Source information
The prediction has a mean pLDDT of 76. This is a predicted structure of a 335-nucleotide RNA (Bacterial RNase P class A) from a Bacillota bacterium. The organism belongs to Bacillota, within Bacteria. Of the family's consensus pairs, 98% are formed in the model. The gene name in the source record is rnpB. It matches the Rfam family "Bacterial RNase P class A". It is annotated as a ribozyme.
[in-house]
RNA sequence: CGAGUAAAUCGGAUAGUCGCGGGCUUUUCGGCCUGAGGAAAGUCGGAGCUCCACAGGGCAGGGUGCUGGGUAACGCCCAGUGAGGGUGACCUCAAGGAAAGUGCCACAGAAACAAACCGCCGGGCAACCGGUAAGGGUGGAAAGGUGAGGUAAGAGCUCACCAGCGGUCAGGCGACUGGCCGGCUAGGCAAACCCCACCUGGAGCAAGACCAAAUAGGGGAGCUAUGGAGUGGCCCGCUCCGCUCCCGGGUUGGGUCGCUAGAGGUGUCAGGCAACUGGCAUCCCAGAUAGAUGACUAUCUUCAACAGAACUCCGCUUACAGGUUUACUCGCACU
Numbered sequence: 001c002g003a004g005u006a007a008a009u010c011g012g013a014u015a016g017u018c019g020c021g022g023g024c025u026u027u028u029c030g031g032c033c034u035g036a037g038g039a040a041a042g043u044c045g046g047a048g049c050u051c052c053a054c055a056g057g058g059c060a061g062g063g064u065g066c067u068g069g070g071u072a073a074c075g076c077c078c079a080g081u082g083a084g085g086g087u088g089a090c091c092u093c094a095a096g097g098a099a100a101g102u103g104c105c106a107c108a109g110a111a112a113c114a115a116a117c118c119g120c121c122g123g124g125c126a127a128c129c130g131g132u133a134a135g136g137g138u139g140g141a142a143a144g145g146u147g148a149g150g151u152a153a154g155a156g157c158u159c160a161c162c163a164g165c166g167g168u169c170a171g172g173c174g175a176c177u178g179g180c181c182g183g184c185u186a187g188g189c190a191a192a193c194c195c196c197a198c199c200u201g202g203a204g205c206a207a208g209a210c211c212a213a214a215u216a217g218g219g220g221a222g223c224u225a226u227g228g229a230g231u232g233g234c235c236c237g238c239u240c241c242g243c244u245c246c247c248g249g250g251u252u253g254g255g256u257c258g259c260u261a262g263a264g265g266u267g268u269c270a271g272g273c274a275a276c277u278g279g280c281a282u283c284c285c286a287g288a289u290a291g292a293u294g295a296c297u298a299u300c301u302u303c304a305a306c307a308g309a310a311c312u313c314c315g316c317u318u319a320c321a322g323g324u325u326u327a328c329u330c331g332c333a334c335u
Base pairs, nucleotide, nucleotide: 001331002330003329004328005327006326007325008324009323010322012300013299014298015297016296017295018294020035021034022033023032024031025030037306041317042316044315045314046313047312048311049204050203051202052201056236057235058234059233061200062199063198064197065196066080067079068078069077070076081095082093083092084091085090096195097194101193102192103189104188105187117136118135119132120131121130122129123128144162145161146160147159148158149157163185164184165182166181167180168179169178170177171176208257209256210255211254218247219246220245221244222243223242227241228240229239230238231237264283265282266281267280268279269278270277271276
């Protein structure tokens, strides 16, 4: 200098005038303070909060699925293991069990799991019988692979190396890794049923609570305790209670709370590889309900991307013009 890898961060600035939401103050004019995002988005995962029982038992269903840790919790995050990709920095992975059972493996092929079509060998005149998985052929996949010995021909039948499996020793909390031993070698699919381990009640701020007013007081009919309603998969259990229809009469479309001080932000110290946790200091940072966050002027500039709260928080995913920074890798050149 070029090509990359991983991550962090900013995402118009300053001043003035007018306007809008919220709060405080009032001396009714106003004044002061404050007012969108890293994703406020998708509403995907998890939780807080609220109601239904303090969410309880069983069945069914659903979810997660290498190990250890973090967290309020998670399908999230961190650190590892294994497998795959890349020269490398680094990246990716629904990664438990196929020797519990069932099922599937199209076409081709004799055979897709305990296989004989051709071939080879033995017997027989032959038909045929027996042995054989070395070779051929089919296939995505053919009964561990390559080589040597061995044999009638062959075969882990025997041996060497390699792959797997099992045992044992060592290291590691563990996933797992390494050494040694044993011929132990019957394929693949669980993003098929299933098995194993763990988790799992439902509805959601239009939740829900309160205030005001009202559902009144009446008349008639029918049904019923082995009942009805609620608990939104089913059963149990639990809670509440008379229920339904008709006639007649009357009211409302409001307000307050929930609502923002929180698993909170920033700084620093300590522990930890890290995610994260703890101590101390400091800060208050939208809260509307037809829904505010805008417009203009001046200066500067790269002339400004994706996009805008609606109960809250932690994550994930997706969108994003352009700028800045850090660490690392590879190649070339020069010293």